[in-house]
Molecule: c-di-GMP-I riboswitch aptamer
Organism: Syntrophaceae bacterium UBA4767
RNA sequence: AUCUGAAAAAGCCAACCCUCCAAAUGCCGAGGGACGGAAAGCCACGGGUCUUUCAAACCGAAGGAUCGCCGGGUUGCCAGA
Numbered sequence: 001a002u003c004u005g006a007a008a009a010a011g012c013c014a015a016c017c018c019u020c021c022a023a024a025u026g027c028c029g030a031g032g033g034a035c036g037g038a039a040a041g042c043c044a045c046g047g048g049u050c051u052u053u054c055a056a057a058c059c060g061a062a063g064g065a066u067c068g069c070c071g072g073g074u075u076g077c078c079a080g081a
Base pairs, nucleotide, nucleotide: 002081003080004079005078012037013036016033017032018031019030020029035068041074042073043072045071046070047069048066049065050064051063052062053061054060
């Protein structure tokens, strides 16, 4: 460096719920619990899904969200080969 794995050890993240802030929804923030995760670290590149606006005959277009939906890119701890 590459591949495989989470059995061990050290750790990490946090579905969803509750409380607080905020508050149209959603996303985001703080605290508690813990569904789960070998990248549940990061990236919206491709697809999917959700949402807003326009269009609405065919049929889409644009914005936002989701990386814990899938694929991809990229970085990384431990162990073994």